[in-house]
Molecule: small-subunit ribosomal RNA
Organism: uncultured prokaryote
RNA sequence: AGAGUUUGAUCCUGGCUCAGAAUGAACGCUGGCGGUAUGCCUAACACAUGCAAGUCGAACGAGCAAAGGAAAGCUUGCUUUCCUGCGCUAGUGGCAAACGGGUGAGUAACGCGUGGACAAUCUACCUCGAGGCGGGGGAUACCAUUUCGAAAGGAAUGUUAAUACCGCAUAAUAUUUAAAUGACUUCGGGCAUUUUUAUCAAAGCUGGGGACCUUCGGGCCUGGCGCCAUGAGAGGAGUUCGCGUCAGAUUAGCUAGUUGGUGGGGUAAAGGCCUACCAAGGCGACGAUCUGUAGCCGGCCUGAGAGGGUGAUCGGCCACACUGGAACUGAGACACGGUCCAGACUCCUACGGGAGGCAGCAGUGGGGAAUUUUGCGCAAUGGGGGAAACCCUGACGCAGCAAUACCGCGUGAGUGAUGAAGCAUCUUGGUGUGUAAAACUCUGUCAUCGAGGAAUAAGGUAUGUGGGUUAAGAGUUGUGUACUUUGAAUGUACCUGUAGAGGAAGCCCCGGCUAACUCCGUGCCAGCAGCCGCGGUAAUACGGAGGGGGCAAGCGUUAUUCGGAAUUACUGGGCGUAAAGGGCGCGUAGGCGGUCUUAUAAGUGAGUAGUGAAAGCCCCGGGCUCAACCUGGGAACGGCUGCUCAUACUGUGAGACUAGAGGUCAGGAGGGGGAAGCGGAAUUCCAGGUGUAGCGGUGAAAUGCGUAGAGAUCUGGAGGAACACCGGUGGCGAAGGCGGCUUCCUGGACUGAUACUGACGCUGAGGCGCGAAAGCGUGGGGAGCAAACAGGAUUAGAUACCCUGGUAGUCCACGCCCUAAACGAUGAACACUUUGUAUUGCGGGUAUCGACCCCUGCGGUACAGAAGCAUACGCGAUAAGUGUUCCGCCUGGGGAGUACGGUCGCAAGGCUGAAACUCAAAGGAAUUGACGGGGGCCCGCACAAGCGGUGGAGCAUGUGGUUUAAUUCGAAGCAACGCGAAGAACCUUACCUGGGCUUGAACUGCAUUGGACGUGCGUCGAAAGGCGUAUUCCCCUUCGGGGGCCGGUGUAGAGGUGCUGCAUGGCUGUCGUCAGCUCGUGUCGUGAGAUGUUGGGUUAAGUCCCGCAACGAGCGCAACCCCUAUUUUUAGUUGCUAGCAGUUAGGCUGAGCACUCUAGAGAGACUGCCCGGGCAACCGGGAGGAAGGCGGGGAUGACGUCAAGUCCUCAUGGCCCUUAUGUCCAGGGCUACACACGUGCUACAAUGGGCGGUACAGAGUGUCGCGAAGCCGCAAGGUGGAGCCAAUCACAGAAAGCCGCUCUCAGUUCGGAUCGCAGUCUGCAACUCGACUGCGUGAAGUUGGAAUCGCUAGUAAUCGCGGAUCAGCACGCCGCGGUGAAUACGUUCCCGGGCCUUGUACACACCGCCCGUCACAUCACGAAAGUCGGUUGCACCUGAAAACGGUGAGCUAACUCGCAAGAGAGGCAGCUGUUUACGGUGUGAUCGGUGAUUGGGGUGAAGUCGUAACAAGGUA
Repeated sequence: AGAGUUUGAUCCUGGCUCAGAAUGAACGCUGGCGGUAUGCCUAACACAUGCAAGUCGAACGAGCAAAGGAAAGCUUGCUUUCCUGCGCUAGUGGCAAACGGGUGAGUAACGCGUGGACAAUCUACCUCGAGGCGGGGGAUACCAUUUCGAAAGGAAUGUUAAUACCGCAUAAUAUUUAAAUGACUUCGGGCAUUUUUAUCAAAGCUGGGGACCUUCGGGCCUGGCGCCAUGAGAGGAGUUCGCGUCAGAUUAGCUAGUUGGUGGGGUAAAGGCCUACCAAGGCGACGAUCUGUAGCCGGCCUGAGAGGGUGAUCGGCCACACUGGAACUGAGACACGGUCCAGACUCCUACGGGAGGCAGCAGUGGGGAAUUUUGCGCAAUGGGGGAAACCCUGACGCAGCAAUACCGCGUGAGUGAUGAAGCAUCUUGGUGUGUAAAACUCUGUCAUCGAGGAAUAAGGUAUGUGGGUUAAGAGUUGUGUACUUUGAAUGUACCUGUAGAGGAAGCCCCGGCUAACUCCGUGCCAGCAGCCGCGGUAAUACGGAGGGGGCAAGCGUUAUUCGGAAUUACUGGGCGUAAAGGGCGCGUAGGCGGUCUUAUAAGUGAGUAGUGAAAGCCCCGGGCUCAACCUGGGAACGGCUGCUCAUACUGUGAGACUAGAGGUCAGGAGGGGGAAGCGGAAUUCCAGGUGUAGCGGUGAAAUGCGUAGAGAUCUGGAGGAACACCGGUGGCGAAGGCGGCUUCCUGGACUGAUACUGACGCUGAGGCGCGAAAGCGUGGGGAGCAAACAGGAUUAGAUACCCUGGUAGUCCACGCCCUAAACGAUGAACACUUUGUAUUGCGGGUAUCGACCCCUGCGGUACAGAAGCAUACGCGAUAAGUGUUCCGCCUGGGGAGUACGGUCGCAAGGCUGAAACUCAAAGGAAUUGACGGGGGCCCGCACAAGCGGUGGAGCAUGUGGUUUAAUUCGAAGCAACGCGAAGAACCUUACCUGGGCUUGAACUGCAUUGGACGUGCGUCGAAAGGCGUAUUCCCCUUCGGGGGCCGGUGUAGAGGUGCUGCAUGGCUGUCGUCAGCUCGUGUCGUGAGAUGUUGGGUUAAGUCCCGCAACGAGCGCAACCCCUAUUUUUAGUUGCUAGCAGUUAGGCUGAGCACUCUAGAGAGACUGCCCGGGCAACCGGGAGGAAGGCGGGGAUGACGUCAAGUCCUCAUGGCCCUUAUGUCCAGGGCUACACACGUGCUACAAUGGGCGGUACAGAGUGUCGCGAAGCCGCAAGGUGGAGCCAAUCACAGAAAGCCGCUCUCAGUUCGGAUCGCAGUCUGCAACUCGACUGCGUGAAGUUGGAAUCGCUAGUAAUCGCGGAUCAGCACGCCGCGGUGAAUACGUUCCCGGGCCUUGUACACACCGCCCGUCACAUCACGAAAGUCGGUUGCACCUGAAAACGGUGAGCUAACUCGCAAGAGAGGCAGCUGUUUACGGUGUGAUCGGUGAUUGGGGUGAAGUCGUAACAAGGUA
């Protein structure tokens, strides 16, 4: 620090996901040790049991009582009494119990944080200062007796003490009244000092003691503690203020003690804190009120930071203590282990009544994914009490449990190659695991066992001594010495010894992201998965194994947080088209704001001071062997506050200015707005005239209108709406929008001038107004047009498109609605930033008689374009550039602009506006293709023009289907179907039935064995084969043997036309012999890509030329190759024969090589020449020439496409079979036959058939062959055997043609199928199942529906000939020649193709993509008669405890008066009022659960119906 994922590819936008760190965690697998931390996040749910707050006898009385002393009695060792009294107990009293410990329910608050204030306050214990403690009184608990109750707990009477309680005295620097002075002040006042008035205190306990006194107790003196009043301090508490502190506006208004004042009350203290009266305020868009959620902070986690998340442990604050309310005591509480009341729950009960509160420590149940021991000790630290010893302390210190986290250590180290075995793989020979192991040599951490063994401890007592206090040697305080004692953890840490590698490694992952690969199994199954995605027979993605990678006593998973995410953007984003500018204006609050001077100092800057607790983080050190951990110091704590200074900028006050803004005057432009009036053209209708049969409408029609007179035409009239031409990327307006003419009213902009105002400005949340069309209400109006509707067409359907009609509506007035692709998809304002052109309005200059033109200023509207910007497209002074200010809006797609709520509306509906759930995309721009019922150009027997066919018939052949034991297999639109097959009777043959074989029919190696192999004969058999019999090897040799060949046996292996052509090679088809397909360098582009290859011409051609940011090149085209057309030359047999000779008359022979021909080598054609056009390429014409513009034909097939075809030609991976899916044999089948299709043959006849005669080819083939002549047969053929290994011989008669004769339009003298008989040939064999011949038979068929094929010249058509295969079999195939046409205007259309361009939502590429209803399943949500709960407002009722007020005739020790009785003061009970918890009634609000039924939405496999969108998507 990034990565994966949208696409065929690209850039951008944008979401989703991953890699990191962390946790009070949990779960799965695994688990050696130690240290340090941490451990109910859920039910503030309920709790059994034990413990968690007591202490003081030096405050007090009493009781018990060890011990001691004294006295008395006497049974001289006992009893009694008294005194002292260690200690113990309940009680009175004091202090503590308000701390410590727990929890986070409540609380959105001065609760918390931070900084101030209290001149508005309190403070026990503690410290310091300076004073005081005199003298009295009356009760009471305990206790005793009586009594009630089950208990808890009381009641009455009597006795007693105090540091308990109550008067009195004294008293101030306390409080208070009045006054004066002083400084201060927030101007309210308080403070200090000095006088003055009034009021209020106290308690004792204990140690020691010389003199003096004594009732012998003591007084008295003195020390300590305690007490009272007071000043101050420290620490603590209370109150108050500024600032900060979650979400929701689908919560917008809230508030009657409410806001303020006055008087009074209350408090420690200001205050509506409370009360009476008065006033009507207070809070709120800077978010009141309401709702939801939440303890806050230091910190912790994350992050580069800014931030975000969090608030366990530790620390600070707050709140709470079963729930609600209340006060009492006290310095402090409205009190966790106190009280009272109410409620719920639990327990006890004698049913009358009582008791209780673990959110203390352990522990239990419950909840939950989940969180520990009913441990030890007060030794340390800290706390309470005490003079102290000491007691108490589940605070705390320790231990236990838990890998919960962090840190540390170990599970061994060295050597060790036969690279062992095993396992895995496998090319069978290796490779990997792997120095890993074994083996050898060592070490000894941890654990085990034994021995030793700390620190954590400070105190206490006694005593010596110094100083202070004192009369003092006492006490107290400081210090020294001695003595004695205290450890839970713990015999722990640590050290040491023995033994021995011995006791100690797992988990996850291995397709990409992301480090790490193979085999087997499985076969869209089982499964995996964080995202993309794997799995349908070769899975590095599933499961196992081997190997590898990562981490390690842990490893993974899940959950959560931050990060990555600049994906809420302060740092640090955006809004033309990706999500996003409000439809437009006016304007409130707010935000922002021109120039100069001055004042101030709020912001701002500087300095200083205070604070920012500790811990934590960071830095430097120190201590545990290190580390974690602990600890010392520092830094930091971004903040807040006080004071001082500065004054540039911002703010504020004052003054001034004119450049912004406004105003005044003068002009011209304009469909700007409103109202009234007027006009002509046209449509329609009405009336009349003329006139006759159609009109109208469409792709074509029909509905419709018309003989009752339409349409057409003429005249007149009525009525409504809209304003042709001008008219224009022209004008005006804020937008919506505005168009005939005239008048009136009226808004704005612009230009020019200006001596006025003096920042008055910009923007604008809310608010207000305007706002197309459609729609709504009321009333008019209604010509044309025209939703709905009707009819006619179209169609499979057509609730559409087209046609004929037609109502709302469109028009007017008034009132609503308030939305649009309300768009420039671009908010408003201001400033700045190279240019050019056009146009509009006004002005200036120059020129002119004048207009135009030219130069120029301002305002508007357009186009092109620089810089710049932008993902690109594009924008570009009218910015989407560069800046400033303000407003609005966005944050993945769908769900959804939906639901609910609110609000507006008459309604329709508008505005505001979610969630559950679901997907991994949805998008923008551009690129390359492909496609289009888009466009342009061009080509092709593509159409057209022609000729001949197919489709109808019969037959042949192939295919489908059917059949069958089998009818072997493959080929499937073009590009399968006379195709593989250039030839199925057996064989072929792969199929079926049956009979055999199993190292096999064929092949190789090794071992072993034998000697032939084979052949003949016999026998069984359908044959294969079996059995028997006879016969029987070769070569070399060192004579041992070796080699060859063959057979048997064994072994390794053979064999397979079995599967997969979607695992493959090779070969082939096809687009297509179409003109294309690419590369290098350069250039352009962020990039995919583009350019080149496009353009203008031209060509058969990307052929060539010109131009051009391209220049070149490659594969294709063409050419080079072959055949053919002309010719030369060479050669002359088997070919030829002109001339010569001979001749049997046949080039037969001699002879010749001239010609034909043969086959080698050449020539020839190149737009070379001429004319014309053209820049050129080239084109048109011409000459010459055998041939002319590629002369004709062939071979030749670019990059690629179709997972095209072929595993049955061959080769080959994998899988499968192995006495069979191999192999041998016989017979059968591939030849079946209701039917359908393709390709052909023969015909339907007279351009013909039959018969007779007669002429002319080319190219081939032949020795297992072709086979002549001759003879035989009607013929097929037979016989024969010459000749020929071929320019020699043979096949071999060419046929159509030509010349005659005949047939005369008919199912025929056409046609020949079918069938019968008889034959021939081949072959082991023609039954299934060959070809041919003769005789006889003589079917369909009279030119073929829709549709469809071939062909452009030596072509079509027609005629025959040959060859391959082959024993035989050809209508097929491949070749050959003979005869030999017609037509092409042309490119509109059909098909295919090429180039350019355009659109695209397609890229598996239109056989594409894709929408909606319906049906089924499932999920979440809304509505709903209701129903059940939570929270809460208001009104009223009830009204516990308590506090306060009133009363208090009952009761009443202290004080006062009084001799007393009694009275008074004061108090208590009781009664009563106010406040008020719980509770109740009524009525609202709000949130939630559930609900028959219902609504849409999402998602699902290949369901149904259509075809809406994407191309002009077939109606944009």